[in-house]
RNA sequence: UUGCGAUAAAGGCAAAACCGGAGUAAUCCGGUGACGCAAAACUAGAGGGACUAUUAAGUAGUUAGCCAGUUGCCAAG
Numbered sequence: 001u002u003g004c005g006a007u008a009a010a011g012g013c014a015a016a017a018c019c020g021g022a023g024u025a026a027u028c029c030g031g032u033g034a035c036g037c038a039a040a041a042c043u044a045g046a047g048g049g050a051c052u053a054u055u056a057a058g059u060a061g062u063u064a065g066c067c068a069g070u071u072g073c074c075a076a077g
Stems, first nucleotide, its partner, number of pairs: 004077001005074001012037002017032006035065001041070003047067002049063006
């Protein structure tokens, strides 16, 4: 220097479930809670997939904790 990546250090996020709220729904927001995560950070105005509403096409939504794109902390051996 690099970054294969750890039973390391510092810091961060927060699944399911439950409670309250929004929505026709997917799902989202807040609280409790930790299954996990080195990108579980950001992007759904332009990639693919999945899901919802409607009515087949189409249209309108949701999802990045499905893949993807962009940025990026530390770093033993």
This is a predicted structure of a 77-nucleotide RNA (c-di-GMP-I riboswitch aptamer). Its Rfam family is "c-di-GMP-I riboswitch aptamer". Its family is annotated with cyclic-di-GMP binding in the Gene Ontology. Of the family's consensus pairs, 94% are formed in the model. It was read from a public genome assembly, where an Rfam model found it.